This is a predicted structure of a 101-nucleotide RNA (Glycine riboswitch aptamer). Model confidence (mean pLDDT): 76 of 100. The sequence was found by an Rfam model in a public genome assembly.
RNA sequence: AUGGAACUCUGGAGAGCCCCUGCCAGCAGGGCGCCGAAGGUGCAAAUCGGACUGAUGAUAAGACCGAUGAAACUCUCAGGCAAAAGGACAGAGCAUUAGGU
Numbered sequence: 001a002u003g004g005a006a007c008u009c010u011g012g013a014g015a016g017c018c019c020c021u022g023c024c025a026g027c028a029g030g031g032c033g034c035c036g037a038a039g040g041u042g043c044a045a046a047u048c049g050g051a052c053u054g055a056u057g058a059u060a061a062g063a064c065c066g067a068u069g070a071a072a073c074u075c076u077c078a079g080g081c082a083a084a085a086g087g088a089c090a091g092a093g094c095a096u097u098a099g100g101u
Base pairs, nucleotide, nucleotide: 001101002100004097007093008092009091010090011089016032018031019030020029021028022027023026033081034080035079039077040075042073046068047067048066049065050064052062053061
């Protein structure tokens, strides 16, 4: 110089406070129905590699296979479906600055 982790404050969506059982009486377990914004799964372009075809002196190029490969997309494993809590993300502080380069 670059960069913005953790922490603090503020804002922050969706979807049954349905049914059954237990007791310590608002929690736990189960059933059915739902939600996507903790976390997690999957992958497109592209890149790389492999063998094949290949005008050609050699390349190029083509489709195939494999690897890497993002998200608020996808799945719904986890989580959630009154309030509270949690909550991706955003703003401010910390910051005259943690790690890293």